[in-house]
RNA sequence: CUUUGGGGCAGGGUUUGAUUCCCUACCGGCGGUAAUAGUCCGCGAGCAUUAGCUGAACUAGUGAAAUUCUAGUACCGACAGUAUAGUCUGGAUGAAAGAAG
Numbered sequence: 001c002u003u004u005g006g007g008g009c010a011g012g013g014u015u016u017g018a019u020u021c022c023c024u025a026c027c028g029g030c031g032g033u034a035a036u037a038g039u040c041c042g043c044g045a046g047c048a049u050u051a052g053c054u055g056a057a058c059u060a061g062u063g064a065a066a067u068u069c070u071a072g073u074a075c076c077g078a079c080a081g082u083a084u085a086g087u088c089u090g091g092a093u094g095a096a097a098g099a100a101g
Base pairs, nucleotide, nucleotide: 001101002100003099004098011023012022013021025087026086027077028076029043030042031041032040038075039074046053047052057073058072059071060070061069079090080089081088
């Protein structure tokens, strides 16, 4: 320098109106790690822009080794718009950790 680089409300209820509320459903970027991670350690994204700030997991089992696997039960998710949004629309045909050449 070139290429690449994020997924997800099916079904039902209430309502004038909700993929936003309720029941239920679904999703999980990148690097690291004795062994595979949304919830461990960090990075990116986001907010702020001087410094900086920034979500969430336990129990049991196997094993030499796992908060990463298996089983069970939980939990988390920027901003703006709109009937209150992790999943719709928008900034974004953007930016970017990183990966490949």

RNAcentral holds the sequence, with entries from MGnify. A computed fold for a 101-nucleotide RNA from uncultured Psychrilyobacter sp., annotated as FMN riboswitch aptamer (RFN element). Model confidence (mean pLDDT): 85 of 100. Lineage of the source: Bacteria > Fusobacteriota > Fusobacteriales > Fusobacteriaceae > Psychrilyobacter. Rfam family: FMN riboswitch aptamer (RFN element). Gene Ontology term of the family: FMN binding.